[in-house]
């Protein structure tokens, strides 16, 4: 040097959710940077025969769309079964298994969107396995 062999993955990792400064201040508050989301022009996109009826619409998020049953009653609420989609923590257009498939906000207003404006910066992971990678530190023909 090294085919190959076995081991490890928390001073680490997932997430936008971190870093810095000040304040008797790990937790709290304020400010700044970074990151994430929303609103908001031109251009672009969309729409434009008439009448009647019904229905508000949008945002964060994976969390949508169906079927069936029940209650009040024809619209909601509850339950069950599926489902778009998402998650299982170093990575994955892979395999198997498991779990989630909620909630909240704006208030009749919202396509995109420069300037500009507003908001967020919670939490959590060693209790999925296989395969293939990546990284680390070893043994070694």
């Nucleotide at each position: 040097u090294g085919a190959g062999c076995a081991c490890g993955g928390a001073c680490g990792c997932c997430u936008a959710a971190u870093c810095c400064g000040c304040g008797a201040a790990c937790c709290c508050g304020c400010g700044g940077a970074g990151c994430c989301g929303g609103g908001a022009a031109c251009c672009c996109a969309u729409g434009u025969g008439u009448u009647c009826c019904c229905c508000g619409g949008g945002g964060u998020g994976a969390a949508u769309c169906g079927g069936c049953g029940c209650g009040c009653c024809u619209g909601c609420g509850c339950g069950c079964c599926g489902u778009a989609g998402g998650g299982c923590a170093c990575u994955u257009c892979c395999c198997a298994g498991c779990c989630c498939g909620a909630a909240c906000c704006c208030g009749u207003c919202a396509g995109c969107u420069a300037a500009c404006c507003c908001g967020g910066u919670a939490g959590g992971c060693a209790c999925u396995g296989g395969a293939a990678g990546c990284c680390g530190a070893g043994c070694a023909a």
Record summary
This is a predicted structure of a 141-nucleotide RNA (c-di-AMP riboswitch aptamer (ydaO/yuaA leader)) from Planobispora rosea. NCBI's taxonomy places the organism under Bacteria, Actinomycetota, Streptosporangiales, Streptosporangiaceae, Planobispora. Model confidence (mean pLDDT): 78 of 100. Rfam family: c-di-AMP riboswitch aptamer (ydaO/yuaA leader). From the family's description: This family represents a conserved RNA structure found upstream of the ydaO and yuaA genes in Bacillus subtilis and related genes in other bacteria. The ydaO/yuaA element is thought to act as a genetic 'off' switch for the ydaO and yuaA genes in its native state. It is believed that the element may be triggered during osmotic shock leading to activation of ydaO, a predicted amino acid transporter gene, and members of the yuaA-yubG operon which code for KtrA and KtrB K+ transporters.